A computed fold for a 476-nucleotide part of an RNA from Pinus lambertiana, annotated as small-subunit ribosomal RNA, 3' major domain. RNAcentral holds the full RNA, with entries from SILVA. Taxonomically the source falls in Pinus subgen. Strobus (Eukaryota, Spermatophyta, Pinopsida, Pinidae).
[in-house]
Context: one part of a larger RNA
């Protein structure tokens, strides 16, 4: 000087407390371990691995296994030879691959040759998701959006080092004020960026609307005040008043205001730390393989199943289930596409087919909610797992191993032990909706969007994590 202390002082955070809803019990989905297997590819393992890499494993993907094949190779460059390229047919085969026969003769030219493409042999070389993340770059997570981290100059100390960065206040903040052997800085903080919230100006089609028509359709006409959309500006700064404070920084209350003290949310992640993760995104040193640890193909596997763990879905019901009717969104996607209306089917879906490169057409029905009916506390009209059967769709292909529909079947489960997680407001909870990758989909996941919409906290004794000062030390 750090680190540590069941030492001390101060401070902070959904850390606790106060509350709400969960997990842990049931069943299913997904991931992991274990076991098993010819193989169940690989890596990730306290927090900081485990619905994570994977924004999509039937083939492909695919790296794994079995079998069948290739050996300058699926791919690049160079050298030599040869033939344009290319097309057709036959045969073995699961395919890949191997073999045979036939058709065909490009462009430029200084006639030496060249261009592009195919093919043959040998070699330089190619290939490797083989190893090492403890050789590395790059990148990522964590502490942590915590408030710290650092060096110039001066000065103190023999020196390691100290000071500055500490003290008194204050802040979300090393934020600011003030004092001080320091004085000026850098990097973090804040601000600058994006979205939302208010207004003004401008622009009105595909949007909106008055009159008015149809009273099937804002279809037509006339317009841009409103709504909305796009762009450009304005607005919030403790600016004003009162109190408090050291006449400071600030804090408390009030006015005005759409918004008040960082307005809400996002992006933004200092110096270090742990040989943290990643050689399987990519790049790369060394090492290893070279008729194989490379490459192609068919089939299987990554989907196994006594069990253990993690993250979620659905429930156990009446604040409900079912049936009928009625209402209100936002944000997205669409030509390899979205696909109205109409017809067929109980339905998944099928047929015909208009419109739309989209504020125009379409996906599209929002659902919780409201009204009416029925059920009456039951393992039930709760719950839907599992199983049987009949179909549909995508796709060469749905057995291993997809999804969806109809009928039948109707397990467990009556609110869950020890323990434990999330959340402070348009939040939790609850309800639906859209998207990415994608032929299809194992999505209950992930990322957005709107609807309904709480309770509690005006505290810091304690648990956990962190910051600053101080103290002790058998630690470095």
């Nucleotide at each position: 000087u750090g680190a540590c202390g069941g030492g001390g002082a101060c401070c902070c955070a959904c850390a606790c407390a106060a509350g709400c809803a969960g997990u842990g019990g049931a069943u299913c989905a997904u991931g992991u371990g274990g076991u098993u297997c010819a193989a169940g590819u690989c890596g990730a393992u306290g927090g900081a691995a485990a619905g994570a890499g994977a924004a999509g494993a039937a083939c492909c993907u695919u790296a794994c296994c079995a079998g069948g094949g290739c050996u300058u190779g699926a791919c690049a460059u160079g050298c030599c030879g040869u033939g344009a390229a290319u097309c057709c047919u036959c045969c073995c085969g699961a395919a890949a691959g191997a073999g045979a026969g036939g058709a065909g003769u490009u462009c430029c030219u200084u006639c030496a040759g060249g261009a592009a493409c195919g093919u043959g042999a040998a070699c330089a070389a190619a290939a490797g998701u083989a190893g090492u993340g403890c050789a590395u770059g790059g990148u990522u997570g964590u502490c942590a959006u915590c408030a710290g981290c650092u060096a110039g100059u001066g000065u103190c100390g023999u020196a390691a080092g100290g000071u500055g960065u500490u003290g008194g206040g204050u802040u979300a903040a090393g934020u600011c004020c003030u004092g001080c052997a320091u004085u000026g800085a850098g990097u973090g903080c804040a601000a600058c960026c994006c979205u939302c919230g208010u207004g003004u100006u401008u622009a009105g089609u595909u949007u909106c609307c008055a009159a008015c028509u149809u009273u099937g359709a804002g279809u037509u006409u006339a317009g841009a005040a409103c709504c909305c959309u796009g762009a450009a500006c304005a607005u919030a700064c403790u600016g004003u008043c009162g109190g408090u404070g050291a006449u400071a920084a600030g804090c408390c209350a009030a006015a005005g205001g759409a918004a008040g003290g960082u307005g809400a949310g996002g992006a933004u992640g200092a110096c270090a730390u742990g040989a943290a993760g990643u050689c399987a995104u990519c790049a790369u040193g060394c090492c290893c393989c070279u008729u194989a640890u490379g490459c192609c193909c068919u089939g299987g596997g990554u989907g196994a199943c006594a069990c253990a763990c993690a993250u979620g879905g659905u429930a156990c019901a009446a604040u409900g289930a079912c049936u009928g009717g009625g209402a209100c969104a936002a944000a997205g996607g669409g030509u390899c596409g979205c696909g109205a209306c109409c017809c067929c089917a109980c339905g998944a879906g099928g047929g015909c087919a208009a419109g739309c490169u989209a504020a125009c057409c379409u996906c599209a029905a929002a659902a919780a909610c409201c009204c009416a009916g029925c059920c009456u506390u039951a393992g039930u009209u709760c719950g839907u797992a599992u199983u049987g059967u009949a179909g549909g769709c995508u796709g060469c292909a749905a057995c291993u191993c997809a999804c969806c529909u109809g009928c039948a079947u109707g397990a467990a489960g009556c609110c869950a032990g020890a323990a434990u997680c999330g959340c402070u407001a348009g939040u939790a909870a609850u309800c639906a909706u859209c998207g990415a990758g994608c032929a299809g989909c194992c999505a209950u996941a992930c990322g957005g969007u709107a609807g309904u919409g709480a309770a509690u906290c005006u505290g810091u004794u304690c648990c956990c994590a962190g910051g600053c000062c101080u103290u002790g030390u058998a630690c470095a």